Transfer RNA from Calothrix sp. NIES-4071, 74 nucleotides, folded computationally. Its mean pLDDT, the model's own confidence on a scale to 100, is 82. It matches the Rfam family "tRNA". Rfam's curators write: Transfer RNA (tRNA) molecules are approximately 80 nucleotides in length. By type it is a transfer RNA. RNAcentral holds the sequence, with entries from ENA.
RNA sequence: GGGUGACUAGCUCAAUGGUAGAGCAUAGGACUCUUAAUCCUCAGGUUCUGGGUUCGAGACCCAGGUCACCCACC
Numbered sequence: 001g002g003g004u005g006a007c008u009a010g011c012u013c014a015a016u017g018g019u020a021g022a023g024c025a026u027a028g029g030a031c032u033c034u035u036a037a038u039c040c041u042c043a044g045g046u047u048c049u050g051g052g053u054u055c056g057a058g059a060c061c062c063a064g065g066u067c068a069c070c071c072a073c074c
Stems, first nucleotide, its partner, number of pairs: 001071007010024004018055001027041004048064005
């Protein structure tokens, strides 16, 4: 320098172009002599950034960013 992939809750990941969700973790509660385990409940989001397409974008298109891998050069 060229190519491919990933980016969504604290973490790991879902989500046919049509209400952004789950598990774990945190917080509160139940249970227990207490803790752990188990069960219940709540909260938690500028979907990496900026544009475009569309009635409608997390999903499609363009540009940029970060990370990983492959190829080339040295």